[in-house]
A computed fold for a 73-nucleotide RNA from a Candidatus Nealsonbacteria bacterium, annotated as transfer RNA. Its Rfam family is "tRNA". Its family is annotated with triplet codon-amino acid adaptor activity in the Gene Ontology.
RNA sequence: GCGCCCGUAGUUCAACGGACAGAACAUCUGAUUGCGGAUCAGAAGGUUAGAGGUUCGAUUCCUCUCGGGCGCA
Numbered sequence: 001g002c003g004c005c006c007g008u009a010g011u012u013c014a015a016c017g018g019a020c021a022g023a024a025c026a027u028c029u030g031a032u033u034g035c036g037g038a039u040c041a042g043a044a045g046g047u048u049a050g051a052g053g054u055u056c057g058a059u060u061c062c063u064c065u066c067g068g069g070c071g072c073a
């Protein structure tokens, strides 16, 4: 340099173009306990990497940029 894949919560990952973007772990609160842990109940936490485009509607499709991985040279 060329090609392919990936980027979503603190972490690991979901989400046929359609309802409010969900789960587990972590965090916080409560229950339980002599105190913790474990367990149970609940809560909080997202500019879906950035910018544009297509569409009635985009996490999803297209283009560019940025970052990461792999392959070829």
Base pairs, nucleotide, nucleotide: 001072002071003070004069005068006067007066010025011024012023013022018056027043028042029041030040031039049065050064051063052062053061